[in-house]
Context: one part of a larger RNA
RNA sequence: GGACGAACGCUGGCGGCGUGCUUAACACAUGCAAGUUGAACGGAGGCUUUGUUUUCGGACGAAGCCUUAGUAGCGGACGGGUGAGUAACGCGUGAGCAACCUGCCUUUGUGAGGGGGACAACAGUUGGAAACGGCUGCUAAUACCGCAUGAGACCACGACCCCGCAUGGGGACGAGGUAAAAGAGGAAACUCGCACAGAGAUGGGCUCGCGUCCCAUUAGCUAGUUGGUGAGGUAACGGCUCACCAAGGCGACGAUGGGUAGCCGACCUGAGAGGGUGAUCGGCCACACUGGAACUGAGACACGGUCCAGACUCCUACGGGAGGCAGCAGUGGGGAAUAUUGGGCAAUGGGCGAAAGCCUGACCCAGCAACGCCGCGUGAGGGAAGAAGGUCUUCGGAUUGUAAACCUCUGUCCUUGGGGACGAAGGAAGUGACGGUACCCAAGGAGGAAGCUCCGGCUAACUACGUGCCAGCAGCCGCGGUAAUACGUAGGGAGCGAGCGUUGUCC
Numbered sequence: 001g002g003a004c005g006a007a008c009g010c011u012g013g014c015g016g017c018g019u020g021c022u023u024a025a026c027a028c029a030u031g032c033a034a035g036u037u038g039a040a041c042g043g044a045g046g047c048u049u050u051g052u053u054u055u056c057g058g059a060c061g062a063a064g065c066c067u068u069a070g071u072a073g074c075g076g077a078c079g080g081g082u083g084a085g086u087a088a089c090g091c092g093u094g095a096g097c098a099a100c101c102u103g104c105c106u107u108u109g110u111g112a113g114g115g116g117g118a119c120a121a122c123a124g125u126u127g128g129a130a131a132c133g134g135c136u137g138c139u140a141a142u143a144c145c146g147c148a149u150g151a152g153a154c155c156a157c158g159a160c161c162c163c164g165c166a167u168g169g170g171g172a173c174g175a176g177g178u179a180a181a182a183g184a185g186g187a188a189a190c191u192c193g194c195a196c197a198g199a200g201a202u203g204g205g206c207u208c209g210c211g212u213c214c215c216a217u218u219a220g221c222u223a224g225u226u227g228g229u230g231a232g233g234u235a236a237c238g239g240c241u242c243a244c245c246a247a248g249g250c251g252a253c254g255a256u257g258g259g260u261a262g263c264c265g266a267c268c269u270g271a272g273a274g275g276g277u278g279a280u281c282g283g284c285c286a287c288a289c290u291g292g293a294a295c296u297g298a299g300a301c302a303c304g305g306u307c308c309a310g311a312c313u314c315c316u317a318c319g320g321g322a323g324g325c326a327g328c329a330g331u332g333g334g335g336a337a338u339a340u341u342g343g344g345c346a347a348u349g350g351g352c353g354a355a356a357g358c359c360u361g362a363c364c365c366a367g368c369a370a371c372g373c374c375g376c377g378u379g380a381g382g383g384a385a386g387a388a389g390g391u392c393u394u395c396g397g398a399u400u401g402u403a404a405a406c407c408u409c410u411g412u413c414c415u416u417g418g419g420g421a422c423g424a425a426g427g428a429a430g431u432g433a434c435g436g437u438a439c440c441c442a443a444g445g446a447g448g449a450a451g452c453u454c455c456g457g458c459u460a461a462c463u464a465c466g467u468g469c470c471a472g473c474a475g476c477c478g479c480g481g482u483a484a485u486a487c488g489u490a491g492g493g494a495g496c497g498a499g500c501g502u503u504g505u506c507c
Base pairs, nucleotide, nucleotide: 001507002506003505004504006503007502008501009500010499013376014375015374016373017372018371019369020368021334026332027331028330030329031328032327035074036073037072040071041070043068044067045066046065047064048063049062050061051060052059053058081287082286083285090212091211092210093209094208095207096206097205100204101203105200106199107198108197109196110195111194113147115145116144122137123136124135125134126133127132153178154177155176157174158173160171161170162169163168183192184191185190213259214258215257220250221249222248225247226246227245228244229243230242231241232240262284263283264282265281266277267276268275269274289310290309291308292307293306312323313322314321315320340366342365343364344363348362349360350359351358352357379409380408381407382406389400390399391398392397413448414444415443416442417441418440419439423434451496452495453494454493455492456477457476458475462491463490464489465488466487472479473478
């Protein structure tokens, strides 16, 4: 000198764009943050129209519309948060899988025949303070289960061809075995779905080369340890797990141990090499009160799912239960320090749905903060009697100083009034939170808007008074003990300017 997610002191007019718990991965009141589908299903309730009957109260139906607890489907594995752990194939980069999976999507082929039994809801009854249940009975389905069929798939067998990268890979044939399916809407056409199989796309899993902080005042470490055979398990390879066998494996090219730390694109600095950092934004990873476990599923060992244990908090009728903000706001606490319990789904994107649409604290906006960057303003021109006042003075004057007053203007910002968007894109129409905002026009009036640090040398900028090694200053050298350009105040000056200084950290 540059930089900052900064903080502190003094000061503070406006706008645009960004950024904002770096500390306690401390504890959390309250609200919201993941639902959706009635065009999968049976009910229940309501409204409208209407039929039969009637003792005129009603009873039994039909059609349409709306709402929905339950069954069922898809989504809750994305999106959002945090950085605790992790020195690791975690990350980066480059390869590999002849050892793998992939819902929704695209494309291709083949098919959807015929049956069955339940369980919720509901009704009855019953236990419990509650959370939540128990028993009996009824019922539907795109829920569940047999049977049939098999284009193709898989399994073992036979025989054949091609290829290669070690185990091997691919293809066609024969005969055998195994395993499918669901309907809904519509007047219909048809549409959306269903099952099996091939290919693609996307997303993931695994393996390997290289790179990835400090300590040797850490030198030896290791029993599933290293390898083999066999088996189990997995989507898949593998000590991943197990039985048996062998005795190996790693290490001064730093094993093991300890400390620290999420990694990268990037960011800061620097001429570069390098050094430092890993906020915001993007990619990957890990975690979700702490520890452990599996279930469901295409995908989880699952932040707002389940179970167990623990700590903590809460409810309780003392028998037993409920909870998890490192989602968005917000509270307490910690701290030098970090914001609103805001608006909207209008846009972009996501989930569900045929659609209308619903949900979306993702997101888009607004609020707060000079926290940062950028832009603008606080007026412009004229004006010497060089006014008054202040300060200094050798008492002549010098300086503040064109500065002010005064004259002539301007209208950025500001105030008021009028107009008023783009962002909106679907075939038309309709649709804007921001927002009556930006912007435009008119009027008003210099009116409402300047400070901070420094002035001994480094280093731009000097005098007077006060003080008297005191009070104080200080980044280094050093100032102050009676004329201090170094302390304090004043006048003057220098620098930067809505900021200026100080502190901290990095280059």
Notes: A computed fold for a 507-nucleotide part of an RNA from an uncultured bacterium, annotated as small-subunit ribosomal RNA, 5' domain. The RNAcentral record of the full RNA draws on Greengenes and SILVA. Its mean pLDDT, the model's own confidence on a scale to 100, is 85. It matches the Rfam family "Bacterial small subunit ribosomal RNA".